This is a predicted structure of a 659-nucleotide part of an RNA (large-subunit ribosomal RNA, domain II) from Helicobacter pylori 26695-1CL. Taxonomically the source falls in Helicobacter pylori 26695-1 (Bacteria, Epsilonproteobacteria, Helicobacteraceae, Helicobacter pylori). The RNAcentral record of the full RNA draws on SILVA. Its Rfam family is "Bacterial large subunit ribosomal RNA". Model confidence (mean pLDDT): 83 of 100.

Context: one part of a larger RNA
RNA sequence: UCCUGCGAGUUGUGGUAUCUGGCAAGGUUAAGCGAAUGCGAAGCCGUAGCGAAAGCGAGUCUUAAUAGGGCGAACAAGUCAGAUGCUGCAGACCCGAAGCUAAGUGAUCUAUCCAUGGCCAAGUUGAAACGCGUGUAAUAGCGCGUGGAGGACUGAACUCGUACCCAUUGAAACGGGUUGGGAUGAGCUGUGGAUAGGGGUGAAAGGCCAAACAAACUUAGUGAUAGCUGGUUCUCUUCGAAAUAUAUUUAGGUAUAGCCUCAAGUGAUAAUAAAAGGGGGUAGAGCCCUGAUUGGGCUAGGGCUGCUCGCCGCGGUACCAAACCCUAUCAAACUUCGAAUACCUUUUAUCGUAUCUUGGGAGUCAGGCGGUGGGUGAUAAAAUCAAUCGUCAAAAGGGGAACAACCCAGACUACCAAAUAAGGUCCCUAAGUUCUAUUCUGAGUGGAAAAAGAUGUGUGGCUACUCAAACAACCAGGAGGUUGGCUUAAAAGCGUAACAGCUCACUGGUCUAGUGGUCAUGCGCUGAAAAUAUAACGGGGCUAAGAUAGACACCGAAUUUGUAGAUUGUGUUAAACACAGUGGUAGAAGAGCGUUCAUACCAGCGUUGAAGGUAUACCGGUAAGGAGUGCUGGAGCGGUAUGAAGUGAGCAUGCAGGA
Numbered sequence: 001u002c003c004u005g006c007g008a009g010u011u012g013u014g015g016u017a018u019c020u021g022g023c024a025a026g027g028u029u030a031a032g033c034g035a036a037u038g039c040g041a042a043g044c045c046g047u048a049g050c051g052a053a054a055g056c057g058a059g060u061c062u063u064a065a066u067a068g069g070g071c072g073a074a075c076a077a078g079u080c081a082g083a084u085g086c087u088g089c090a091g092a093c094c095c096g097a098a099g100c101u102a103a104g105u106g107a108u109c110u111a112u113c114c115a116u117g118g119c120c121a122a123g124u125u126g127a128a129a130c131g132c133g134u135g136u137a138a139u140a141g142c143g144c145g146u147g148g149a150g151g152a153c154u155g156a157a158c159u160c161g162u163a164c165c166c167a168u169u170g171a172a173a174c175g176g177g178u179u180g181g182g183a184u185g186a187g188c189u190g191u192g193g194a195u196a197g198g199g200g201u202g203a204a205a206g207g208c209c210a211a212a213c214a215a216a217c218u219u220a221g222u223g224a225u226a227g228c229u230g231g232u233u234c235u236c237u238u239c240g241a242a243a244u245a246u247a248u249u250u251a252g253g254u255a256u257a258g259c260c261u262c263a264a265g266u267g268a269u270a271a272u273a274a275a276a277g278g279g280g281g282u283a284g285a286g287c288c289c290u291g292a293u294u295g296g297g298c299u300a301g302g303g304c305u306g307c308u309c310g311c312c313g314c315g316g317u318a319c320c321a322a323a324c325c326c327u328a329u330c331a332a333a334c335u336u337c338g339a340a341u342a343c344c345u346u347u348u349a350u351c352g353u354a355u356c357u358u359g360g361g362a363g364u365c366a367g368g369c370g371g372u373g374g375g376u377g378a379u380a381a382a383a384u385c386a387a388u389c390g391u392c393a394a395a396a397g398g399g400g401a402a403c404a405a406c407c408c409a410g411a412c413u414a415c416c417a418a419a420u421a422a423g424g425u426c427c428c429u430a431a432g433u434u435c436u437a438u439u440c441u442g443a444g445u446g447g448a449a450a451a452a453g454a455u456g457u458g459u460g461g462c463u464a465c466u467c468a469a470a471c472a473a474c475c476a477g478g479a480g481g482u483u484g485g486c487u488u489a490a491a492a493g494c495g496u497a498a499c500a501g502c503u504c505a506c507u508g509g510u511c512u513a514g515u516g517g518u519c520a521u522g523c524g525c526u527g528a529a530a531a532u533a534u535a536a537c538g539g540g541g542c543u544a545a546g547a548u549a550g551a552c553a554c555c556g557a558a559u560u561u562g563u564a565g566a567u568u569g570u571g572u573u574a575a576a577c578a579c580a581g582u583g584g585u586a587g588a589a590g591a592g593c594g595u596u597c598a599u600a601c602c603a604g605c606g607u608u609g610a611a612g613g614u615a616u617a618c619c620g621g622u623a624a625g626g627a628g629u630g631c632u633g634g635a636g637c638g639g640u641a642u643g644a645a646g647u648g649a650g651c652a653u654g655c656a657g658g659a
Base pairs, nucleotide, nucleotide: 001659002658003657004656005655006654011090012089013088014087015086016085017084018083019082020081021080022079023078026045027044028043032039033038049056050055059071060070061069062068093231094230096228100221101220102219103218104217105216111195112194113193114192115191116190117189118188119187120185122154123153124152125150129146130145131144132143133142134141158182159181160180163178164177165176166175197213199209200208201207234592235591236590237589238588239587244257245256246255247254248253258364259363260361261360262359263358264357265356269354271350272349273348274347275346276345277344278343284337285335286334290331291330292329295326296325297324299321301320302319303317304316305315306314307313367392368391369390370389371388372387374385375384376383397408398407399406412565413564414563415562417561418560419559423555424554425553426540427539428538432552434551435550436549437548439547440546446542452526453525456523457522458521459520460519461518462517463516464515465514473510474509475508476507477506492503493502494501566582567581568580569579570578571577593648595645596644597643598642599641600640601639602638604637605636612632613631614630615629616628618626619625
């Protein structure tokens, strides 16, 4: 990994809703007895409520109250069973912790200790003490010898495990090789014994206590608990969400509401369109207010300055400048104004329950992207926040080369029929090498990008010069004031030391009909550099098969239509028929298929071959499925009706076995 088998909403008891049944102002028994029906009325629910209660009672409570008010009655159906949905209590759909507690079992591993034994090749060093000599007043001291101390030295056994290499599905659940530490000691080791789990032991690392120790192992409480993860088994039909609000020791949970479904009820509603009537202060606009703000005018105040100067005062001003006036602007927290939409009400029309009420059952509370108007951010983000619409989620099909969200369009089934949408029509590739335009582009622009730049080119304006001859070109001149000034040694430009020389402005001639400037606009050009490979049209390739404006065809989807069929709802008593439907996750509701067993029937089938296995082109059903026949197999099995469940596997790092 595969195959086969097993493997998950159960049971009890309360509650509640619906359906079915019995009886009904009543319904019903429990324990127990009896064992055919039964007996058993204790009790429970209902028939009356109100009050905390005493209590009173169609009323009662509050109260001083006969007032008022609250809850009631008058309107009334329950109850006992069965089934189903959900739920409380229980393990409560299944598997899954780390853990907590109790009672026991462990020191044959290992830690420390106790008792008793054992072991340490060889070599080196040479302490104390002693002896002799020397020496001293005597000691001391010195020399030589003897001696054999030491957590002494080197180094085997032994023990440890420093560094590196190998190994790392190993030869080994800690090893091998080389190297290394200790090796008479706080040494190593045998045997026996002691200490036990919040306890031991520890030269202390939270180490060790039988290959996992920040609290061993075994069993029990125990199916601990798990707002967490995973898994949860047949089919079809109808409808079909949410990712929001509020609260939360709450934020990946939950409760109530919102949105879904089912049932019952009500018939007024709801929705859309039009008309009418409303309130608003957004977009826009504006500057009246609040603030900001351009230039000017006028003119307080201030600065500078003149006169007189002791003060007061009189003037000037190319300085600053409040208020006011003119002019030009800005605003989410400005408004003299002010839409479109949206919202509310009324009427009419369309539609036909889509609305609302009550009750049963949910799921949802991580949302994503796109458009629009906004906030935060950097007018960054596939960022983030709320609003609104769409889509995905839960939506397949066609287009977009590919591409949840973009564009078109919502798949009941079948068809080798038709018309279309978006998008396309040279080839890949279905369909125009279609047409019109005296159109544009020449850049492969098309088929990526800005500021900026440019005698690219098309179109339309305005303007200047021009047959009294323009623009360009060529010929000739280039004189005069001063060949402007500054700078510079150096006088329009180049050039020279300075001249020279060349050229320009300007003038004349030749020639001949347009020549300049500017504005707006269409299409192009430059700007334009990236990392594996052309690689910025999907490709080929295209000068249209590019662009603009238009026309007519055609292609093109699960759309629409046609034909046949299935099914849901409505109409209909039903059938037939008609009309409208039939994408779907979570989820609600409905209808079925199949397995095992029980009861009844088929006076069912079966050694003339049951179940099971295997093959099969059959059946009819939409499906789950069901027959027949052949082979195998060798003894049981089926159909109909009803009932009861250990009732359906592909997934749980599922469990067991096999390969």